[in-house]
Context: one part of a larger RNA
RNA sequence: AUCUAGCUAAGGGAAUUCGGCAAAUUAGCUCCGUAACUUCGGGAUAAGGAGUGCCUGCCUUGUGAAAGGCAGGUCGCAGUGACAAGGGAGCUCUAACUGUCUAAUAACAACAUAGCGGAUCGCGAACCCGUAAGGGCUAGUACGAUCCGUGAAUCCUGCCCAGUGCAGGUACCUGAAAACCCGGUUCAACGGGGUGAAGGGCCUGUCAACGGCGGGGGUAACUAUGACCCUCUUAAGGUAGCGUAGUACCUUGCCGCUUAAUUGGCGGCUUGCAUGAAUGGAUCAAUGAGAGCUCUACUGUCCCUAGCCAGAAUCCGGUGAACUUUACAUUCUAGUGCAGAGUCUAGAGACCUCUAGGGGGAAGUGAAGACCCCGUAGAGCUUUACUGCAGCCUGCAGCUGAGUUGUGAUUUUGGAUGUACAGUAUAGGUAGGAGGCAUCGAAACCCCGGCGCCAGCCGGGGUGGAGCCAACAAUGGGAUACUACCCUUUCAAGAUUACGGCUCUAACUCAGAGAUGAGGACCCCUGUAGGUGGGCAGUUUGGGUGGGGCGCCACGCCCUUGAAAAGAUAUCAAGGGCGCCCAAAGGUUGACUCAAGUGGGUCGGAAACCCACUGAAGAGUGCAAGAGCAUAAGUCAGCCUUACGUGAUUUCGCAAAGCAAGGAAUCGCGAGACGAAAGUCGGGUCUAGCGAACCAAUGUACCUCCUUGAUGGGGGUCAUUGACUACAGAAAAGCUACCUCAGGGAUAACAGAGUCGUUUCCGGCAAGAGCACAUAUCGACCCGGAAGCUUGCUACCUCGAUGUCGGUUCUUUCCAUCCUGGCCGUGCAGCAGCGGCCAAGGGUGAGGUUGUUCGCCUAUUAAAGGAGAUCGUGAGCUGGGUUUAGACCGUCGUGAGACAGGUCGGUUACUAUCUACUAGAGGUGUUCGUUGUCUGAAGGAAAGUUGCAUUUAGUACGAGAGGAACUAUGCAACGGUGCCACUGGUCGAUCGGUUGUCUGACAAGGCAAUGCCGAGCAGCUACGCACCAAGGGAUAAGGGCUGAAAGCAUCUAAGCCCGAAACCCAUCCUGAAAAGAGACAACAUUAAGGACACUCAUAAAAGAUGAGGUUGAUAGAGUCGGGAUGUACGCACCAAGGCAACGAGGUGUUUAGUCCGCGGCUACUAAUUGUCCGU
Repeated sequence: AUCUAGCUAAGGGAAUUCGGCAAAUUAGCUCCGUAACUUCGGGAUAAGGAGUGCCUGCCUUGUGAAAGGCAGGUCGCAGUGACAAGGGAGCUCUAACUGUCUAAUAACAACAUAGCGGAUCGCGAACCCGUAAGGGCUAGUACGAUCCGUGAAUCCUGCCCAGUGCAGGUACCUGAAAACCCGGUUCAACGGGGUGAAGGGCCUGUCAACGGCGGGGGUAACUAUGACCCUCUUAAGGUAGCGUAGUACCUUGCCGCUUAAUUGGCGGCUUGCAUGAAUGGAUCAAUGAGAGCUCUACUGUCCCUAGCCAGAAUCCGGUGAACUUUACAUUCUAGUGCAGAGUCUAGAGACCUCUAGGGGGAAGUGAAGACCCCGUAGAGCUUUACUGCAGCCUGCAGCUGAGUUGUGAUUUUGGAUGUACAGUAUAGGUAGGAGGCAUCGAAACCCCGGCGCCAGCCGGGGUGGAGCCAACAAUGGGAUACUACCCUUUCAAGAUUACGGCUCUAACUCAGAGAUGAGGACCCCUGUAGGUGGGCAGUUUGGGUGGGGCGCCACGCCCUUGAAAAGAUAUCAAGGGCGCCCAAAGGUUGACUCAAGUGGGUCGGAAACCCACUGAAGAGUGCAAGAGCAUAAGUCAGCCUUACGUGAUUUCGCAAAGCAAGGAAUCGCGAGACGAAAGUCGGGUCUAGCGAACCAAUGUACCUCCUUGAUGGGGGUCAUUGACUACAGAAAAGCUACCUCAGGGAUAACAGAGUCGUUUCCGGCAAGAGCACAUAUCGACCCGGAAGCUUGCUACCUCGAUGUCGGUUCUUUCCAUCCUGGCCGUGCAGCAGCGGCCAAGGGUGAGGUUGUUCGCCUAUUAAAGGAGAUCGUGAGCUGGGUUUAGACCGUCGUGAGACAGGUCGGUUACUAUCUACUAGAGGUGUUCGUUGUCUGAAGGAAAGUUGCAUUUAGUACGAGAGGAACUAUGCAACGGUGCCACUGGUCGAUCGGUUGUCUGACAAGGCAAUGCCGAGCAGCUACGCACCAAGGGAUAAGGGCUGAAAGCAUCUAAGCCCGAAACCCAUCCUGAAAAGAGACAACAUUAAGGACACUCAUAAAAGAUGAGGUUGAUAGAGUCGGGAUGUACGCACCAAGGCAACGAGGUGUUUAGUCCGCGGCUACUAAUUGUCCGU
């Protein structure tokens, strides 16, 4: 000197701080008295006030212990005397409340809750667990159970069904397998068709389902605003409310209140980036270890610290870890260096060792960074990612039977049916055909049934009793009776099959002990098929990139530049293109010459067409650019299709290794086109116009398998087409702040480094302003620098970690100076200013809001300067902000989640090894050893700095109003050093009072924070007191003297004089380890001297220092003085009362008793006997 617990503080009283954190205040009981508001219960112990001990006597109640009360007496600073024991009030947000929660950083506004609403479910229920058996809910039954949302009460809960869900419906569309039908086949495979479930389409309903709830223009007699109008548009366009909010970016919105001052709080307004109605809106009494603000009381939170106590620390004895540890290590400054060095370079500094201390550095120790990036690493979660799987819905089949009825389909048998016109008349077609039918009852008539084109036809019954039809004729395309085979429509019966209704019982199921009952071919179960299906699972979710993301494609190909005269060559370098087009814009043969200009020519013009001339290209060439082209590759015309089949070689792609598709060039054979021929032609004048394998389709033939033939199918060879633009080509969406791993300073955020656009400062020139006048002052455009405080850029150091904003504490540096000092100019009269020069010695403060830095504001002040030191400083503190995990709001997102948006809450480790520093010791050296007194190299300091007042002086100055200075003096503030007589604080020395309890009572004591309270000497202290000049030297800016260069002038060139708080002295402190290690005096070789041991304090962590040691007052003790407390015990008397016993207390003895870290005196006790070092 400090820490951890604790106590106390004058004056002020939150000025501290993110914030009254912490502490203090209050406190029990009795009585009085209690507001707003209110859900009438509360609020409420509201607030605020009074009383409280002990003794004596009496009264009431009770059997009593006891309780309640009255009167009187009495003591203290204080009577719930200690312990125990709410501080209070007001406004707002939020959650109704009690409750619950992240065991170990979050107790909250989150969860829950009663209440409200919705959905499912009739019990063998819905729902949940399980493969199942089985189980839960439940031994319950809709006043119930489950799921979902909201979250007491009060007032309310608007509009939207377009989207996504959910529910219902469904004529129609779509819709799998099986069965059926057709084609096909020996049988199959296979192809087609109809039928047709769930689902989907479609329609409807539903928002207390998921969710959503606009824009523009104009308009009223001041302006403003817009009841009103127009228009676009939607599913609907935000209603009531509330509103700068836990939601508002701008924003510290504007106004008011609160304050000296308010980024806070409250009340209003409100254009609400981005409020809003059970994702509930608004209000609200009570409640809250919830968030914000204010007032009062209170205080060491602070101004501004001080004292004390206990335990640590320190010292002694004993015992005795861990982290850490490459080496060496006495450093500092500057530089360098992978850009931040104890070890390198240079300079400075530097004897060796120990102890205590606080922590500047060791980019300290701790933890292979959690941020960031990367990995064809992981995990959790989500979804309209991909692919599946449970589950659920539905069809078919099996388990699976009987009957009846209806409606279909197919088929068999039998019957009926058939009208164009003409024609007797209702002519289905073809063939045969000259007869057929009839008493087994023809024609005709009556009745009934069916069909119908309304004319008639067919059938049945009755009467009737013998004929009727055809052929012929006529009409017509076709001629009829009758027979056969068919067609259209239709009827009846049978068979097969499908669907629907109903019934049965015997599978199956349930109930029951059973008898039986209930259900029943349904369900369950199994197989198969379609749908649905983040409930679950496995995965994917590209690359480049001046970090990553967002953006973009520089990801395939072509041209030019970059590219540095071979070739090759990068960037998110610069300028541009391609992913085609053309049956002619191709081949060949032949012919022609362009653009532009000039002159001339009807309409005719600048440009239409014609003529002439000039015209190497200034045109054209499908498309970029470059190269090329007039012999034309350009323009026109004729004939054609070489824009061929097939094979080979070379080359680009891909420099100098390899490599695919693709492109190009050359050549052989064949077949052709054009040309008289020579010849040319395998597209376009050249360089872009493109794509592997699998798979599929198509073509053409061929091979092969099932098998001998045919059909069909499978496999293969060849060719063409279909695409991978991330273009040598996986099948593929997100979130992570709940996160993990492997790595990276190959790569971001902080800091450093580099740079300096930006920033700050300065300068040059001087247009202009300044009444005139650039330069008293201000100064544009333009130009040039400096700094390295801003912000960028880069990615050089650090990712096996250099702790990140602000505050605080403490130190130091710079100057571009805020004040103080010295000067100059002024549009300087004075005062007060403005601008500039020198100057860094000292100073630069207190508050309100905000986490703030910053800024704004308040009152002061001489002034309230700017910056650096890893944006100095977390092994110093704080932790308000940022930046983990919880939660709310707004916005975005389907969602998981996200937000340099807001909001509430949220673990800050380390025993100091080295170095550095602040102190304290030991040793060696300094050439014999010591003791003492000095010198002063060197270092340090601010030891002072500033203000006010008086005098000068109401003077100088000034018209006045106003209004200085030199000098001298006084006081004050801040700072420094010291001290304790005073004042104040403390004072666990001490004295006294007193509560509870214990030692039986008294006395005297123990414990309860020293129990609490009052007082308090010494000591230590500040809030108290004292002191803290002037001067000298050399200078800065500046002012001058003399004075030339330059006969003048000139402060300068030589010379000289002044001139500032800065510098050096002076003053103070350290300082012979100052290696150049000093001087002087004395002592000493019998040592001098010193140390230990002993008594101690003016000293003190340990050491040290100092006093003393019998020749002695060093300590103790005694005594005297001085002081603190406040009148002891005992005894005597008094005392309210009481019959008495007794009795709180008082008075006297008693300025008593007790005590003292102080002073004087006194050897009574103890400083003894001794030991060691030293020549």
RNAcentral holds the full RNA, with entries from MGnify. Predicted 3D model of a 1175-nucleotide part of an RNA (large-subunit ribosomal RNA, half B) from a marine eukaryotic metagenome. The coordinates come from a structure-prediction model, not an experiment, and the mean pLDDT is 84.